[in-house]
This record gives sequence, structure tokens and C1' cells, in this order.
RNA sequence: UCUUAUCCAGAGAGGCGGAGGGACCGGCCCUGCGAUGCCUCGACAACCGAUCGGCGUUUGCCGAAUACGGUGCCAAUUCCGGCAGAAGGAUGUUCUGGAAGAUGAGA
Repeated sequence: UCUUAUCCAGAGAGGCGGAGGGACCGGCCCUGCGAUGCCUCGACAACCGAUCGGCGUUUGCCGAAUACGGUGCCAAUUCCGGCAGAAGGAUGUUCUGGAAGAUGAGA
């Protein structure tokens, strides 16, 4: 890079360090009452593996339980919007779909 699933739920303390950060753009926020980041411990969740059951018969599909292993994650719905459509008097607003992004699994 491609395919596919999910994204309105959930979950923080300590240490180091010292100015930016929330992907991009706009908005709006977080931040010297110490951000982002790194480390340790803890928590959350249940995507994959492992376990159990069912179906199928060619290593697949469905379901269950758990948290042992591999990831992930722990401000705000992916913080909100960005593109298109619909409703409606309408700048606005609401809804639907998409785009982009994140994560898992596979190639």
C1' cells in the first nucleotide's frame, strides 16, 4: 500500500523531563495546578491466538466463557465540522451516507 471489521461504552497513579499538544485544515479545547513524550506499576476492553460447544468437512463458519499469550487503549463521540444528499422560511440546525484518520486481523 490493498482487503475486511469496529469506532456515542469503558478505564490513572508515580517517576523523568520542561513547552507545547489534541493526525491534517477551520473551530473549540487541554496545558508551568507541568502538556506532548519516555519509563514503572495499575486499570479498561475483548480484535487475534489458546479453551469449550455446535455446524460443516478441509483447516472454515457460528456461539459461549475466560483474561493465559499477542496487540490495543486509559480528556472531550474519532472533541465537533470539512464532501454529498434530505427535512425545513432560512445564514443556522437536525438526520443519513461518504471522505479522512485510528486500531485489530489478513495479504
Annotation:
Predicted 3D model of a 107-nucleotide RNA (SAM riboswitch aptamer (S box leader)) from a soil metagenome. Of the family's consensus pairs, 94% are formed in the model. Rfam family: SAM riboswitch aptamer (S box leader). Its family is annotated with regulation of gene expression in the Gene Ontology.